The RNA shown here (transfer RNA) has 73 nucleotides and comes from an archaeon.
Rfam family: tRNA. Rfam's curators write: Transfer RNA (tRNA) molecules are approximately 80 nucleotides in length.
RNA sequence: GCCCUUGUAGCGCAGUGGCCAGCGCAGCAGUUUUGUAAACUGCGGGUCGUGGGUUCAAAUCCCACCAAGGGCU
Numbered sequence: 001g002c003c004c005u006u007g008u009a010g011c012g013c014a015g016u017g018g019c020c021a022g023c024g025c026a027g028c029a030g031u032u033u034u035g036u037a038a039a040c041u042g043c044g045g046g047u048c049g050u051g052g053g054u055u056c057a058a059a060u061c062c063c064a065c066c067a068a069g070g071g072c073u
Stems, first nucleotide, its partner, number of pairs: 001072007010025004018056001027043005049065005
C1' cells in the first nucleotide's frame, strides 16, 4: 500500500428497509427475610463509530473517513 471482518445501553450481544431499537448480565427501587444473599416484580440507561448520499421511510443500502482485529505483497 491492497483486501476482509467488526463498531448498537456500563459489559456481552441480537436486530439485514417500515411495530416506540431489543435481550441477558450489571445498576436502582419494591416484595419476601430478624438481617444478608437468593428468588420474584418493576424502573432507568442509546447522537446505533463520525460525516454525507439514496429512499415516503435507514441501525440496516451506497460513498468517504475514524478505531479495533485479521490476511496478502